A computed fold for a 98-nucleotide RNA from Keratinibaculum paraultunense, annotated as THF (Tetrahydrofolate) riboswitch aptamer.
Its Rfam family is "THF (Tetrahydrofolate) riboswitch aptamer". From the family's description: Tetrahydrofolate (THF) riboswitch was first reported for Ames et al. as an RNA motif in 5' untranslated (5'-UTR)regions of folate transport and biosynthesis genes in Firmicutes genomes.
The coordinates come from a structure-prediction model, not an experiment, and the mean pLDDT is 82.
The sequence is in RNAcentral, with records from Rfam.
RNA sequence: GACAGAGUAGAUAGUUUGCGUAAAGUGUCAGAGGAUGGAACGUUGCCUCUGAACGAAAAGCUACUUGUAGCUUGCGUUAAGCUAUCGCGUUCGCUGCC
Repeated sequence: GACAGAGUAGAUAGUUUGCGUAAAGUGUCAGAGGAUGGAACGUUGCCUCUGAACGAAAAGCUACUUGUAGCUUGCGUUAAGCUAUCGCGUUCGCUGCC
């Protein structure tokens, strides 16, 4: 010098345990901030906060304080753990090989 590889934030699926259904959460828009392969820079994404708009699939049984509690089955683009698969752009590094 040439070639190859490893390694993120996250995403999808399955499973387990929860939460809500007596409306949170998820999703959308705007603003601000934060983290992001081993290092620096970086926004396509990701997260947090605030505001706005929209928005639902529930049902059965029991108890009583008559709208609340418990249990069960569903539902929600629902939360987290585990597993599998996929997985940064530029520059410089790391590993292997010629």